[in-house]
Context: one part of a larger RNA
RNA sequence: CGUAGAAACUUGCAGAAGGCUGUCCCUAGUACGAGAGGACCGGGACGGACGUACCUCUAGUGCGCCAGUUGUCACGCCAGUGGCACGGCUGGUUGGCUACGUACGGAAGGGAUAACCGCUGAAAGCAUCUAAGCGGGAAGCCUGUUUUAAGAUGAGGUUUCAAUAUCAGGUGCCCGGUAGACCACCGGGUUGAUAGGCCAGAACUGGACAUACCGCAAGGUCAUGCAGGUGACUGGUACUAAUCCACCGAACAACACA
Numbered sequence: 001c002g003u004a005g006a007a008a009c010u011u012g013c014a015g016a017a018g019g020c021u022g023u024c025c026c027u028a029g030u031a032c033g034a035g036a037g038g039a040c041c042g043g044g045a046c047g048g049a050c051g052u053a054c055c056u057c058u059a060g061u062g063c064g065c066c067a068g069u070u071g072u073c074a075c076g077c078c079a080g081u082g083g084c085a086c087g088g089c090u091g092g093u094u095g096g097c098u099a100c101g102u103a104c105g106g107a108a109g110g111g112a113u114a115a116c117c118g119c120u121g122a123a124a125g126c127a128u129c130u131a132a133g134c135g136g137g138a139a140g141c142c143u144g145u146u147u148u149a150a151g152a153u154g155a156g157g158u159u160u161c162a163a164u165a166u167c168a169g170g171u172g173c174c175c176g177g178u179a180g181a182c183c184a185c186c187g188g189g190u191u192g193a194u195a196g197g198c199c200a201g202a203a204c205u206g207g208a209c210a211u212a213c214c215g216c217a218a219g220g221u222c223a224u225g226c227a228g229g230u231g232a233c234u235g236g237u238a239c240u241a242a243u244c245c246a247c248c249g250a251a252c253a254a255c256a257c258a
Stems, first nucleotide, its partner, number of pairs: 001151001005161006014148004020048007032037001050105005058099004065092005070085006109143003116136004169248004173189005194241003197237005203230003210224002212221003
């Protein structure tokens, strides 16, 4: 830009993905074989590699979370804190993202076939799977499974809204994230819980400052006190910010009304 207004939901021409494989057990020490050995067919269990999704568990990361700690500087000093030193180092760690974790997949079934195996059957009184006709037959082909998908210009379909008024709808702008390089997408914009703040909870850290007590002191208790602190998580609450507003927006024909 098109699909001759818009929104929501769809059909699927066509494209893409996937299609791997091992060991063991039963049938059965059966068929077969002198024995040694040892099946087809059929059924089951457990795996490898690969792939998809997810974060309940386990584990990793976790640069504005918690604690401990060294050196030094600063806040006048003590205490308490802060800066720098690879986040100074060390031990843990929520959300998120991940695999080393969890779940699942390759199929079954159907159709047409290849090599090949057949039935009936002449040419050619026989024979012959083939000439007419009819079957079986593969991890392969078409489906079946997943996914994209009407620019499928052959531009599809259904439902609802809209009729000359700046209306249906959309965009700008703003608050954001299940989205993201930008754009796009998704949610919200006071008729509001969209984000922040605050409150409560979960979860993490692990017992704050201070006081009391014990100890000569370093320090300790877990006495006040499962304390204090806390990023992303959950719920609530209009305190703050989503204010105000602007722009785009339907040809021809037909019908109805004036």
Predicted 3D model of a 258-nucleotide part of an RNA (large-subunit ribosomal RNA, domain VI) from Corynebacterium gerontici. It matches the Rfam family "Bacterial large subunit ribosomal RNA". The full RNA is in RNAcentral, with records from ENA.